GlmS glucosamine-6-phosphate activated ribozyme aptamer from a Bacillota bacterium, 153 nucleotides, folded computationally. It matches the Rfam family "glmS glucosamine-6-phosphate activated ribozyme aptamer". It is annotated as a riboswitch. Lineage of the source: Bacteria > Bacillati > Bacillota.

RNA sequence: AAGCUCGAUCCAGCGCCUGGACUGCUGUGCAGUUGACGCGGAGGAGGUUGGCGAACCAUUCGGCGGGUGCCUCCCGGCAGGAAUCCCUCUGCCGCAAGAGUUGUUCGAAAGCCGCAAGGUGACUUGCGGGACAAGAACACUUCAGGGUACAUA
Numbered sequence: 001a002a003g004c005u006c007g008a009u010c011c012a013g014c015g016c017c018u019g020g021a022c023u024g025c026u027g028u029g030c031a032g033u034u035g036a037c038g039c040g041g042a043g044g045a046g047g048u049u050g051g052c053g054a055a056c057c058a059u060u061c062g063g064c065g066g067g068u069g070c071c072u073c074c075c076g077g078c079a080g081g082a083a084u085c086c087c088u089c090u091g092c093c094g095c096a097a098g099a100g101u102u103g104u105u106c107g108a109a110a111g112c113c114g115c116a117a118g119g120u121g122a123c124u125u126g127c128g129g130g131a132c133a134a135g136a137a138c139a140c141u142u143c144a145g146g147g148u149a150c151a152u153a
Stems, first nucleotide, its partner, number of pairs: 014065004019061001020034006037053003043074006075094006085147003098143003102139005112129007
């Protein structure tokens, strides 16, 4: 130094590359590079082509694996304007909880610009500057089952 064993932490736009694209070598092939920018996200089972926007003006192409998504059911809950109750209703939630409009506030990184380092190169890494999204919160407002008890008119 490599390898092996054990333990801890982090990790899902996460991991990988036999296609493609690009680079080098005068070479018909070999060796390399690239192959997702953040946000969001975990009750259980099954299924499944697995969410949101940004960038580019098109390789973030294509393929394989994985995945907290989505659908159905189950479990347990929340809300539904004089039930804090019940329900075979409706819509939601899995520490949160009905749907819509409007307004206010909050709201990322890459890309981009600049400067370094490495590499023959394609490219890689880092630092600085610097915006923009989906969305979230709050407020007003609109709409939203049945039954029983009680109460009001």